The prediction has a mean pLDDT of 83. Predicted 3D model of a 71-nucleotide RNA (transfer RNA) from a Minisyncoccia bacterium. Lineage of the source: Bacteria > Bacillati > Minisyncoccota > Minisyncoccia. The RNAcentral record of the sequence draws on ENA.

RNA sequence: CGCGGGAUGGAGUAAUGGCAGCUCAUCAGGCUCAUAACCUGAAGGUGUGGGUUCGAGUCCUACUCCCGCAA
Numbered sequence: 001c002g003c004g005g006g007a008u009g010g011a012g013u014a015a016u017g018g019c020a021g022c023u024c025a026u027c028a029g030g031c032u033c034a035u036a037a038c039c040u041g042a043a044g045g046u047g048u049g050g051g052u053u054c055g056a057g058u059c060c061u062a063c064u065c066c067c068g069c070a071a
Base pairs, nucleotide, nucleotide: 002069003068004067005066006065007064010024011023012022013021018054026042027041028040029039030038047063048062049061050060051059
């Protein structure tokens, strides 16, 4: 250089082109003599640039980074 896979809140992980969810964590409140557990609620996310589309996490393209295969 070539080929394949991947990048989604702090961590892990979903999402037929049609409102981005779940678990843990964090914060606030409740419960408790108190802490944990438990209950309720909240904040926080699609690697970057462009394109297609009424509409893109999803399709196309270039780039960046990670893993693997071949050499």